[in-house]
Transfer RNA from a Deltaproteobacteria bacterium, 72 nucleotides, folded computationally. The sequence was found in a public genome assembly. Lineage of the source: Bacteria > Pseudomonadati > Myxococcota > Myxococcia. Rfam family: tRNA. By type it is a transfer RNA.
RNA sequence: GGGCGGGUAGCUCAGCGGUAGAGCAGCUGUCUUACACACAGCGGGUCGCAGGUUCGAAACCUGUCCCGCCCA
Numbered sequence: 001g002g003g004c005g006g007g008u009a010g011c012u013c014a015g016c017g018g019u020a021g022a023g024c025a026g027c028u029g030u031c032u033u034a035c036a037c038a039c040a041g042c043g044g045g046u047c048g049c050a051g052g053u054u055c056g057a058a059a060c061c062u063g064u065c066c067c068g069c070c071c072a
Base pairs, nucleotide, nucleotide: 001071002070003069004068005067006066007065010024011023012022013021018055026042027041028040029039030038048064049063050062051061052060
């Protein structure tokens, strides 16, 4: 330099045009002598970035940055 895959909550990931989600973690409550477990609830997001298409984009198109693998 080229090809492919990936970037979404603190972490691991799902969602592939129509209200952004799950598990774990965190916080609060119940329970317990207390902690843990369990149960109930709550908060947490410029969907890497910038443009474009569309009534509508995390998703489609273009450019670009970062990570991984392969080729040279």